[in-house]
């Protein structure tokens, strides 16, 4: 990259740097110089994974503890699509 499967109305900052953008995309509508995007430190969230340890109606539900991804504006902002992201697992 590509293939399968799950899942996307909850949730969750603050400084530094950085100077014009961002929301994948189209067509709306938003954010943004009261400072976008990227990058750095601290810091939170809790979707899946695997690890330990409790409990319970025990081959399954549940809760904690740090760990590997991730995410921290608006229902993946709405709509459309031979879209899109995220995890686990494959070739």
């Nucleotide at each position: 990259c590509g293939c399968u499967c799950a899942u996307c109305u909850a949730g969750a900052g603050c400084g530094g740097u950085g100077g014009a953008g961002g929301g994948a995309c189209a067509g709306g509508c938003c954010c943004u110089c009261u400072g976008a995007a990227g990058c750095c430190g601290c810091g939170g969230c809790a979707a899946c994974c695997a690890a330990c340890g409790g409990a319970c109606u025990c081959a399954g539900u549940u809760c904690g503890u740090a760990g590997g991804u991730g995410c921290c504006a608006a229902u993946g902002c709405c709509u459309g699509a031979u879209c899109g992201a995220u995890g686990a697992g494959u070739u």